Predicted 3D model of RNase P RNA and transfer RNA as a complex of 445 nucleotides.
RNA sequence: CCAGAGGGUCGGGCGGCCGCGGCGUUGCUUCGGCAGCGGCGAGGAAAGUCCGGGCUCCAUGGAACGACGGUGCCGGGUAAUGCCCGGCGGGGGCGACCCCAGGGAAAGUGCCACAGAAAGCAGGUCGCCGAAGCUUCGGCCCGGCGACAGUGAAAGGGUGGGGUAAGAGCCCACCGCGCGACCGGCAACGGAAGCGGCACUGCAAACCCCACCGGGAGCAAGACCGAAUAGGGGCGGCAUAUGGGCUUCGUUCCGGCCCCGCCGCCCGGGUUGGUUGCUUGAGCGGCGGAGCGAUCCGCCGCCUAGAGGAAUGGCCGCACAGCGCCCUUCGGGCGCGGACAGAACCCGGCUUACAGACCCUCUGGCAUC
RNA sequence: CAGGGUGUAGCUCAGUGGGUAGAGUGCCCGCCUUGGAAGCGGGAGGUCGCCGGUUCGAAUCCGGCCACCCUGACCA
Numbered sequence: 001c002c003a004g005a006g007g008g009u010c011g012g013g014c015g016g017c018c019g020c021g022g023c024g025u026u027g028c029u030u031c032g033g034c035a036g037c038g039g040c041g042a043g044g045a046a047a048g049u050c051c052g053g054g055c056u057c058c059a060u061g062g063a064a065c066g067a068c069g070g071u072g073c074c075g076g077g078u079a080a081u082g083c084c085c086g087g088c089g090g091g092g093g094c095g096a097c098c099c100c101a102g103g104g105a106a107a108g109u110g111c112c113a114c115a116g117a118a119a120g121c122a123g124g125u126c127g128c129c130g131a132a133g134c135u136u137c138g139g140c141c142c143g144g145c146g147a148c149a150g151u152g153a154a155a156g157g158g159u160g161g162g163g164u165a166a167g168a169g170c171c172c173a174c175c176g177c178g179c180g181a182c183c184g185g186c187a188a189c190g191g192a193a194g195c196g197g198c199a200c201u202g203c204a205a206a207c208c209c210c211a212c213c214g215g216g217a218g219c220a221a222g223a224c225c226g227a228a229u230a231g232g233g234g235c236g237g238c239a240u241a242u243g244g245g246c247u248u249c250g251u252u253c254c255g256g257c258c259c260c261g262c263c264g265c266c267c268g269g270g271u272u273g274g275u276u277g278c279u280u281g282a283g284c285g286g287c288g289g290a291g292c293g294a295u296c297c298g299c300c301g302c303c304u305a306g307a308g309g310a311a312u313g314g315c316c317g318c319a320c321a322g323c324g325c326c327c328u329u330c331g332g333g334c335g336c337g338g339a340c341a342g343a344a345c346c347c348g349g350c351u352u353a354c355a356g357a358c359c360c361u362c363u364g365g366c367a368u369c
Numbered sequence: 370c371a372g373g374g375u376g377u378a379g380c381u382c383a384g385u386g387g388g389u390a391g392a393g394u395g396c397c398c399g400c401c402u403u404g405g406a407a408g409c410g411g412g413a414g415g416u417c418g419c420c421g422g423u424u425c426g427a428a429u430c431c432g433g434c435c436a437c438c439c440u441g442a443c444c445a
Stems, first nucleotide, its partner, number of pairs: 001365010013318006020041002023038006043340001047351002050349005055218004068214005073087005088102001089100004103209002108207002110203002125149001127145004133140002157175006176198001177196003182191003222276004232267007243259005269444003283302008322336006370441007379394004388425001396412005418434005
């Protein structure tokens, strides 16, 4: 210098003028507000609402089992997670490094369309080989075989040699595979003496088995105050204890029906107000320590939107990037012009969108010293 | 802001415990008719919203995006 890999930070800057929304304070006020001053005022994703929590209400005596849903190598971190970190195994790359829903198919069920003889207990189409018999001399029958061919995503180890009538783990060497004493590691797993001629195809993001986790709803949750309306009607549930009315002309007993109570839904009616929840929090910055790391601990400092369909903007100038055109290169002039996007109860993650700028570490190659 | 649902032919919808995508209607051609409609026969038309993954194989199973639709205020 070229080509890459991993991680981090910022995501427009400075100045002037004019505005916008809360808060505090001062002054004026016709009590509705207005004006001055001060301070604050979007994000790394505020987004998708995909996970996990806090908070609130509802439900719930405890435990076990079952159903349903989710997660799935091992260890650690965390309030918790399907997140993060560190390892293991598999795959890709020359490499830095990247990707993996990565438990169980020797518990059971199921599936493998088309093609192919045969799709999971192996089987025998085209074939190869052999004694006897038959023969129209093409073969037929009987037996052995699974090399070769063909189909398929997949055909029950591979290559080479020996062996055989032809063949075949039938035998041997190497490779692969399974079991594996023992050793290392918390574990996943790794190494491995030895044993076995080789089964146990694949699919669980099919049912399922195993292990672990899980009450439901969501700030339009919930609480308080105020205004207005017909505190009406229907259905369902609970309570049916006490009471009232009817069942009859009166009393008693038995029975039946209705009403008064509470909750939910629907129809009908009214309002479109205020306060709270509300932002100090698993918070942010700096320093030190423990740890490979995620993260944790200690000390010091800081307060940083909390509004209602909801403000955070516009113009000008100067430089800095970027793009286009022109002039003869160095360079200069002119024009355009600033990514994705917008807090709404709050956090931790993931995912998705994103013009561009800067920094750190590392890999491969070339050149030079 | 929160919760839920749906995307398949021009339109309305089937098909979702994986195996070549269908129906009705609409469109085109032919027959019938003097001509048209109806009727009969034939035909065309599909990135199954998009992108990945699992699988031999995905409309279907899983994940991520996109678009559209529905519901939710308080009082009594």
Rfam match: Bacterial RNase P class A. It is annotated as a ribozyme. Gene Ontology terms of the family: dimeric ribonuclease P complex, ribonuclease P activity and tRNA processing.